Guanidine-I riboswitch aptamer from Synechococcus sp. BS30m-G31, 96 nucleotides, folded computationally. It was read from a public genome assembly, where an Rfam model found it. Of the family's consensus pairs, 100% are formed in the model. Its Rfam family is "Guanidine-I riboswitch aptamer". Its family is annotated with regulation of gene expression in the Gene Ontology.

[in-house]
RNA sequence: GCGGAAGAAAUCUAGGGUUCCGAUCCUUCGGGAUGUCUGGUCCAAGAGAUUUCAGUCGACGAAGUCGGCGCACGGAGGGACAAAAGCCCGGGAGAC
Numbered sequence: 001g002c003g004g005a006a007g008a009a010a011u012c013u014a015g016g017g018u019u020c021c022g023a024u025c026c027u028u029c030g031g032g033a034u035g036u037c038u039g040g041u042c043c044a045a046g047a048g049a050u051u052u053c054a055g056u057c058g059a060c061g062a063a064g065u066c067g068g069c070g071c072a073c074g075g076a077g078g079g080a081c082a083a084a085a086g087c088c089c090g091g092g093a094g095a096c
Base pairs, nucleotide, nucleotide: 007053008052009051010050011049012048015043016042020040021039022037023034024033025032026031055069056068057067058066059065060064071091073094077089078088079087
């Protein structure tokens, strides 16, 4: 300097906005406005949690059972859904 690998899903949380519900206000009672409304539905972490599966290594060894599987600072900008976000671009650009 180059290349490869660092798995997947579910549930939940930090967080997020405002389609729907609710709340508050207004109303010609049809509905309208507000997320600088605590909330429910909803979205949600590579660097958050739990569980399961897969893979791999080791021990026992017939199947299989048990155990291990590390590290991780990070813009700006853009994108989607109703909209926004630690979502996606992205283990990105960079930094060390």